[in-house]
Formats: sequence, C1' cells, structure tokens
RNA sequence: GUCCCCGAAGCCCAAGUGGAUGGGCGCCGCCCUCCGAAGGCGGAGGCUGCCGGUUCGAAUCCGGCCGGGGACG
Repeated sequence: GUCCCCGAAGCCCAAGUGGAUGGGCGCCGCCCUCCGAAGGCGGAGGCUGCCGGUUCGAAUCCGGCCGGGGACG
C1' cells in the first nucleotide's frame, strides 16, 4: 500500500436479507436473615465508534473517516 472481518450500557454478547433494541455478569433498592452469602422482586444505566447519503422508517443498506484484528506485498 491492497483486501477481509469486527466496533452498541462498566464487562461479555443477542437482535431471521430495514419496523425503532434485548439478555447475562456487575451496580442500586426492597424482601428473606440475628448479620451476611445464596435465593426472590424491582430499578438505574445505550443519541448502536464518528460524519454524511438512501428510505416513510437505519444497529441493519451505501460512501468517507477513526480504532482493533487478520491475509498478501
């Protein structure tokens, strides 16, 4: 330099060739207990890496950047 793959809560991941986002762990509160752990119930936390484009509608499709990994030279 060319090409390929991946970027989303604090961490790890779902989301059938577009319909507006969910789970586990962790965190907070309550219940339980003499106090904890375990268990049960509830809650907070996301402008889905950034900027544009297409579309009635984009995590998803297109382009350009940024970051990580890989192949070739």

Transfer RNA from a Polyangia bacterium, 73 nucleotides, folded computationally. It matches the Rfam family "tRNA". By type it is a transfer RNA. Taxonomically the source falls in Polyangia (Bacteria, Pseudomonadati, Myxococcota). The prediction has a mean pLDDT of 81.